[in-house]
Context: one part of a larger RNA
RNA sequence: UGCAUGUGGUGGAUGCCUUGGCGAUCACAGGCGAAGAAGGACGUGGCAGCCUGCGAAAAGCUGCGGGGAGCUGGCAAACGAGCAUUGAUCCGCAGAUGUCCGAAUGGGGAAACCCACUCCGCGAGGAGUAUCCCUGGCUGAAUUCAUAGGUCAGAGGAGGCGAACCGGGUGAACUGAAACAUCUAAGUAGCCCGAGGAACAGAAAUCAACCGAGAUUCCCUGAGUAGUGGCGAGCGAACGGGGAGCAGCCUGUACGAUUUAGCACCUGAGUUAGUCGAACGGUCUGGAAAGGCCGGCCAGAGUGGGUGAUAGCCCCGUAGGCGAAAACUUGGGUGUGGAACUGAGCGUACGAGAAGUAGGGCGGGACACGUGGCAUCCUGUCUGAAGAUGGGGGGACCAUCCUCCAAGGCUAAAUACUCGUGAUCGACCGAUAGUGAACCAGUACCGUGAGGGAAAGGCGAAAAGAACCCCGGGAGGGGAGUGAAAUAGAUCCUGAAACCGCAUGCAU
Numbered sequence: 001u002g003c004a005u006g007u008g009g010u011g012g013a014u015g016c017c018u019u020g021g022c023g024a025u026c027a028c029a030g031g032c033g034a035a036g037a038a039g040g041a042c043g044u045g046g047c048a049g050c051c052u053g054c055g056a057a058a059a060g061c062u063g064c065g066g067g068g069a070g071c072u073g074g075c076a077a078a079c080g081a082g083c084a085u086u087g088a089u090c091c092g093c094a095g096a097u098g099u100c101c102g103a104a105u106g107g108g109g110a111a112a113c114c115c116a117c118u119c120c121g122c123g124a125g126g127a128g129u130a131u132c133c134c135u136g137g138c139u140g141a142a143u144u145c146a147u148a149g150g151u152c153a154g155a156g157g158a159g160g161c162g163a164a165c166c167g168g169g170u171g172a173a174c175u176g177a178a179a180c181a182u183c184u185a186a187g188u189a190g191c192c193c194g195a196g197g198a199a200c201a202g203a204a205a206u207c208a209a210c211c212g213a214g215a216u217u218c219c220c221u222g223a224g225u226a227g228u229g230g231c232g233a234g235c236g237a238a239c240g241g242g243g244a245g246c247a248g249c250c251u252g253u254a255c256g257a258u259u260u261a262g263c264a265c266c267u268g269a270g271u272u273a274g275u276c277g278a279a280c281g282g283u284c285u286g287g288a289a290a291g292g293c294c295g296g297c298c299a300g301a302g303u304g305g306g307u308g309a310u311a312g313c314c315c316c317g318u319a320g321g322c323g324a325a326a327a328c329u330u331g332g333g334u335g336u337g338g339a340a341c342u343g344a345g346c347g348u349a350c351g352a353g354a355a356g357u358a359g360g361g362c363g364g365g366a367c368a369c370g371u372g373g374c375a376u377c378c379u380g381u382c383u384g385a386a387g388a389u390g391g392g393g394g395g396a397c398c399a400u401c402c403u404c405c406a407a408g409g410c411u412a413a414a415u416a417c418u419c420g421u422g423a424u425c426g427a428c429c430g431a432u433a434g435u436g437a438a439c440c441a442g443u444a445c446c447g448u449g450a451g452g453g454a455a456a457g458g459c460g461a462a463a464a465g466a467a468c469c470c471c472g473g474g475a476g477g478g479g480a481g482u483g484a485a486a487u488a489g490a491u492c493c494u495g496a497a498a499c500c501g502c503a504u505g506c507a508u
């Protein structure tokens, strides 16, 4: 030095575990905000820090309800001081307080800061003062009246935030075409505006085909069909049929009789705390029984979780019942109310019934349809009718025929989505997986910034977390003690490999 065996160190794989994720189903909710949001800064505890809660009334205050023995949130124990059957802590509902920044709104500003004015108050202090729109008042030019403008008032409105879904405006490129220009990607991504719990659309100037249907939306089919297309790559309907779900309506004036909304009371259901809830013992092994054996019991409850190993009957629960002072949601009834906010019906009388529109020329765009023989829809520009004896459409166009009535408006459901709440589930993951994040993570750290972005779980049933002694300055170790186990000793379950030792044997 090598090999072998044994025994260690290092290391943290593997196994087991799960507080965290992922994906679904059902129900709810679908908004918050000038009555100051979302999100923050700074404070706030007897005791330094962080998290959570809260706001100078500061881990809290008040009322009402629940609950019933301990409590003063967590990391995180000890100490200190207290509270509590005269019902605390805790849970629910309602209220009070709510610094400063932030739409931020008195002015300013390098967010959480600086500087004001007016009114009220002895003072401490309190209130008001942004902009735009709307309504009303007062003023008021050029310019007489007026108008513009100015100014004041108004518990009148807006503003900002929010995951996706929705409507509109604007609108790429990579890419594909095996290059590339029409085309495609795609009206996608991005940006902007706006709304709702859904949005949009919607009661035929629609289809159809000589038969007829009868608003819209969504699904299946028709069908990758008919078409379209450097007829390339590709794009791609409709009629018809079957389903889901169904709902139709309104316009002006006057009069009349009604109902509705709203308000009050009564009453039912649900949500926001809760509450009752069956049935087991012995023995053996063991540190521990829920395991084995023996003998019982309950079941409208043998889903699930916990308890020193595997528990229907130990605990929490589960099935099944019960329950609200208060707030909210939703139904029914009675009364009031009277067209006044919004939207309607009935009767009578008199009316209205859509023009720079339809269409056309030129240029674009949308329709599955790339200008094509191209109908239809929208319109930048130039034009421009008819008036129900009328007009539009039926894929150039004309006639016949059929069908509908544009240029005003409203409309539930079936449909889309999930930031969130509750319940339940998984031939989903199990710490290099599953969210980036099981752990104080959008943290530490990096970057001027936009932005990028980790690693890191496990003693034990219980801390019983090793008193005391010895070596040592300490770290650490040896005894002792705890424990079932300490090679479970605190970066502590298991403890693989690489790598490094020690002992023994053999070889050199």
Stems, first nucleotide, its partner, number of pairs: 001507009015493001016458002020429002022426007029418002031161002039101003042055003046079001049075003061095006070083003106115003116129005131158003134154006165196001166194005176183001180230001206213002217244005227235002248410003252350005262336011274322003280295005296313002298302001304316003359383008369395001390405005445452002465492001468479004
The prediction has a mean pLDDT of 84. A computed fold for a 508-nucleotide part of an RNA from a Pseudomonadota bacterium, annotated as large-subunit ribosomal RNA, domain I. The RNAcentral record of the full RNA draws on ENA. The organism belongs to Pseudomonadota, within Bacteria. Rfam family: Bacterial large subunit ribosomal RNA.